The RNA shown here (transfer RNA) has 73 nucleotides and comes from Chrysochromulina sp. HTL-2025a. Rfam family: tRNA. Lineage of the source: Eukaryota > Haptophyta > Prymnesiales > Chrysochromulinaceae > Chrysochromulina. The coordinates come from a structure-prediction model, not an experiment, and the mean pLDDT is 81.
[in-house]
Parts: sequence; structure tokens; C1' cells
RNA sequence: UCGUUUUUAGCUUAACAGGAUAAAGCGUUUGUCUUCUAAACAAAAAAUACAGGUUCAAGUCCUGUAAAACGAU
Repeated sequence: UCGUUUUUAGCUUAACAGGAUAAAGCGUUUGUCUUCUAAACAAAAAAUACAGGUUCAAGUCCUGUAAAACGAU
């Protein structure tokens, strides 16, 4: 310098061909229970890397940027 892949909640993963309010586990907070803690049960908060474009509609498609991994020279 060139190419390929990846980026979704604090962490790990879903969302299968673009279609209803982006789902779950662990974790966090609150409550119930308990002498206390843990466990169990109930509830809550929390995410599409960033910026544009296409479309009636984008996590998904296209372009650029950033980060990470791998490969070529």
C1' cells in the first nucleotide's frame, strides 16, 4: 500500500430473504422472602461504532470514516 471479515445493553450472543414496541442469558438496581447473607421469585434501567445515501420502511442494502482480526506485497 492492497484485499477479506467483524463492530447490537456492563459482558456473551439472537434478530434466518429489509417489515409491528430490537429478544435472551449472566451481571447491575429495587422489592418480596430470610435473624443476616446467599438462593428463589417479581419488577426496573440499559444497546444497533460514527456520518451520509437508497427505500413507504434499514440492525440488515450501498458509500465514507474509526476500531479490531486475518492475509498478500